The RNA shown here (FMN riboswitch aptamer (RFN element)) has 129 nucleotides. The coordinates come from a structure-prediction model, not an experiment, and the mean pLDDT is 81.
[in-house]
RNA sequence: CAGAUUCUUUGGGGCGUGGUGCAAUUCCACACCGAUAGUGAAAGCCUAUGAACGCUUCCUGCAUGCAGGUUGCGCCGAGCGGGUGAAAUUCCCGCGCCGACGGUACAGUCCGGAUGAGAAAAGAACGAU
Numbered sequence: 001c002a003g004a005u006u007c008u009u010u011g012g013g014g015c016g017u018g019g020u021g022c023a024a025u026u027c028c029a030c031a032c033c034g035a036u037a038g039u040g041a042a043a044g045c046c047u048a049u050g051a052a053c054g055c056u057u058c059c060u061g062c063a064u065g066c067a068g069g070u071u072g073c074g075c076c077g078a079g080c081g082g083g084u085g086a087a088a089u090u091c092c093c094g095c096g097c098c099g100a101c102g103g104u105a106c107a108g109u110c111c112g113g114a115u116g117a118g119a120a121a122a123g124a125a126c127g128a129u
Base pairs, nucleotide, nucleotide: 002129005125006124007123008122009121010120016030017029018028019027031109032108033099034098035049036048037047038046044097045096053074054073055072058069059068060067061066062065079095080094081093082092083091101112102111103110
């Protein structure tokens, strides 16, 4: 110095104006937002990861199908054209598109599970090799 292990901390943003209506931050017009790692150069829409959801293994509790934890599998949105360049679906210009579940007048932006979980990042200890 690399690296294994343990611990600590950090770890998701966004509805403003007008319209319709008994009622909408949910509809309509415009507005606003973009987790983590990677990629010859910077990414919501290139490749992966994470959360949610479904099924499932095992464990525990209550007591007979439910709750919590856990394992594995499944599921998991969306970009093109031009320019520059050695290199960019990442930059610049233009036009476009996407966004779990439950609640409620139909929700990416409100409320809720969630003071949760977590990809990952930073730091500390240790000190095998």